[in-house]
Parts: sequence; C1' cells; structure tokens
RNA sequence: GCCUCUAUAGCUCAGUGGUUAGAGCGGCUGCCUUGUAAGCAGUAGGUCGGGGGUUCGAAUCCCUCUAGAGGCU
Repeated sequence: GCCUCUAUAGCUCAGUGGUUAGAGCGGCUGCCUUGUAAGCAGUAGGUCGGGGGUUCGAAUCCCUCUAGAGGCU
C1' cells in the first nucleotide's frame, strides 16, 4: 500500500428494508430466608461508532471517516 471482517444496553451477543430494537449475564426493588447465597416476581438502562446518500420508510443498502481484528505484498 491492497483486501476481508467487526463496531447494537454495564458485559457477551441476536436482529439481513416496515410491529414499540431484543435475549442472556449483570444492576435495582420486592417476596422467600434467623442472615447470606440460590430461587421467584417486577423494573430501569440504547440518539444501533461519526458524517453523508438511496428509499414513502434504514440498526439493516451505498459512500466516506474513526477505532479494533485478520490476511497478502
């Protein structure tokens, strides 16, 4: 220098054009317990890495930038 992949909740990830963006773990509250853990119930938490474009409609498609991982020379 070129190519590919990744970026979504505190963490690990799903979501491949249209429902209100979801799960597990974690957090908080309550129940249970002598108490803690476990268990059960409920609940909060997201400008989907930044910018632009396409579209009636974008986390999703296109361009670019940033960061990370891998490969080739």
Overview: This is a predicted structure of a 73-nucleotide RNA (transfer RNA) from Candidatus Pacearchaeota archaeon ex4484_71. Its mean pLDDT, the model's own confidence on a scale to 100, is 81. The organism belongs to Candidatus Pacearchaeota, within Archaea. Its Rfam family is "tRNA". Rfam classes the family as a transfer RNA. Rfam's curators write: Transfer RNA (tRNA) molecules are approximately 80 nucleotides in length. The sequence was found in a public genome assembly.